[in-house]
Molecule: Bacterial RNase P class A
Organism: Actinomycetota bacterium
RNA sequence: CGAGCCGGCCGGGUGGUCGCGGUCCGGCACUGACCGGGCCGAGGAAGGUCGGGGCUCCACAGGGCAGGGUGCUGGCUAGCGGCCAGUCGGGGUGACCCGCAGGAAAGUGCCACAGAAAACAGACCGCCGAUGGCCCCUCGGGGCACAGGCAAGGGUGAAACGGUGCGGUAAGAGCGCACCAGCGUCCGGGGUGACCCGGGCGGCUCGGCAAACCCCACCCGGAGCAAGGCCGAACAGGGACGGGUGGCCCGCCCAACGUCCCGGGUAGGCCGCGUAGAUGGAUGACCACCCCGCCCCUCGGGGCGGACAGAACCCCGCCUACAGGCCGGCUCGCCAU
Numbered sequence: 001c002g003a004g005c006c007g008g009c010c011g012g013g014u015g016g017u018c019g020c021g022g023u024c025c026g027g028c029a030c031u032g033a034c035c036g037g038g039c040c041g042a043g044g045a046a047g048g049u050c051g052g053g054g055c056u057c058c059a060c061a062g063g064g065c066a067g068g069g070u071g072c073u074g075g076c077u078a079g080c081g082g083c084c085a086g087u088c089g090g091g092g093u094g095a096c097c098c099g100c101a102g103g104a105a106a107g108u109g110c111c112a113c114a115g116a117a118a119a120c121a122g123a124c125c126g127c128c129g130a131u132g133g134c135c136c137c138u139c140g141g142g143g144c145a146c147a148g149g150c151a152a153g154g155g156u157g158a159a160a161c162g163g164u165g166c167g168g169u170a171a172g173a174g175c176g177c178a179c180c181a182g183c184g185u186c187c188g189g190g191g192u193g194a195c196c197c198g199g200g201c202g203g204c205u206c207g208g209c210a211a212a213c214c215c216c217a218c219c220c221g222g223a224g225c226a227a228g229g230c231c232g233a234a235c236a237g238g239g240a241c242g243g244g245u246g247g248c249c250c251g252c253c254c255a256a257c258g259u260c261c262c263g264g265g266u267a268g269g270c271c272g273c274g275u276a277g278a279u280g281g282a283u284g285a286c287c288a289c290c291c292c293g294c295c296c297c298u299c300g301g302g303g304c305g306g307a308c309a310g311a312a313c314c315c316c317g318c319c320u321a322c323a324g325g326c327c328g329g330c331u332c333g334c335c336a337u
Stems, first nucleotide, its partner, number of pairs: 001333010012290007020041008028032001043308001047319002050317005055224004067220005072086005087101001088099004102215002107213002109209003124154002126150003131147002133144004162180006181205001183202008228271004237262005242254004291306006
């Protein structure tokens, strides 16, 4: 100098004019949707409403089944599917990044197409044909490929039942051996742990899928601020006080107005509700100067642009969107010293 990786932060500033919501104070030509003044008034994500909690109402002895969720280890946390640190696996030359990362040797199931065969394997091409069979023969043998043997080579596939080499054989094969890989088991060492390092032995080898059922461990009651609580007209309804009959009461008849009392829920209002805070609705616009980026240019200036978005009960997280810019640490390449 160039190309990258990781972490943190900002995300326009000042002044003026005109407005908007809330609250407090004052005024009167005095109770008004009035006037004047003071103070407060969106975000890093206020967003998606994905996880958890507070709060509210309903339900609820305890245990189990069913159902759902989570899933390497250790910590943190009120809690979480969150965060931090690590382990393992994968990617990158590297800084570093990514991972729904328990169990497939408990059982069941599935593995498209292609292919002979897809999991107690199998034989299309191919190899062999030692042994038995058939044919020829100069009796030494030669031939055929019928029985049969093989799985080394070819071919299919995402995946074909360890790899390489030597031996072995009729041809072959963990059939034998050496080394390597993997699995199981035992021992030693390190780590809280996931796990890692080293050594011995074993049969020689065991495919994948659990984001299929399932198994194991842990967790989980439901609905939500339109939760929920208080006040509460008018109307319906109930009660008391009436008129007639009658000496009076009960009863019967008349029934409308008036007065008073009770009255569930609804309309409506308030609380819940916050040092922004509602009615779903406010939190802005313009001008000047400055800042940043791009373009033009007569070098003095001119033009355009400055994102994503926007509270609604609150909090902790996650995820997603975002013009432009700042700071710190680190890696790789080239050059110079």